RNA sequence: CUCCGAUAAGAGCAAACCCGGAGUAAUCCGGGGGCGCAAAACCUACGGAUCCUUAAAGUCUAAGGAUGGCCGGGUUGCCGAA
Repeated sequence: CUCCGAUAAGAGCAAACCCGGAGUAAUCCGGGGGCGCAAAACCUACGGAUCCUUAAAGUCUAAGGAUGGCCGGGUUGCCGAA
């Protein structure tokens, strides 16, 4: 350095739910709260999937949006047992 991921150590993030706010909505932001996460850090201007809105169509498409804690993928990063 690479692979790997421990009943290690020091950290980190924050599900559901509640309160306040934004949005037609999916959902997002702040506070509380912890289900969990070895990348639950970043990227949708890489691909797929799901969800929302609108339109059309009749059972399948288009446009715009959302989800990175849906998956694959890319980039960066703490520690050092086997």